Record summary:
Fluoride riboswitch aptamer (crcB RNA motif) from Streptomyces nodosus, 74 nucleotides, folded computationally.
């Protein structure tokens, strides 16, 4: 000096906030799905990126609040 490991702090888990809890990361974790076209790898299937169209969900999970939409009752 580098790699790896442990601890603390911090960050992340497809749209906001709080509590509890789980997992992940150490410049990484994270950045949804379906169909079609196109490009690259490849003998096809397949994989990845990009483009177009369409779809679900405010949670990683539970509870609560907030925002939006729909229906019913007062």
């Nucleotide at each position: 000096g580098g790699a790896g490991g442990g601890g603390g702090u911090g960050g992340c888990g497809a749209u906001g906030a709080g509590g509890c809890u789980c997992g992940c990361c150490g410049c990484a974790a994270c950045c949804g799905c379906a169909c079609g076209a196109c490009c690259g790898g490849a003998g096809c299937a397949c994989c990845g990126a990009c483009c177009g169209u369409g779809c679900u969900g405010a949670u990683g999970g539970c509870c609560u609040c907030u925002c939006c939409c729909u229906g019913a009752c007062g």
The source organism's lineage runs through Bacteria, Actinomycetota, Actinomycetes, Kitasatosporales and Streptomyces. The sequence is in RNAcentral, with records from Ribocentre.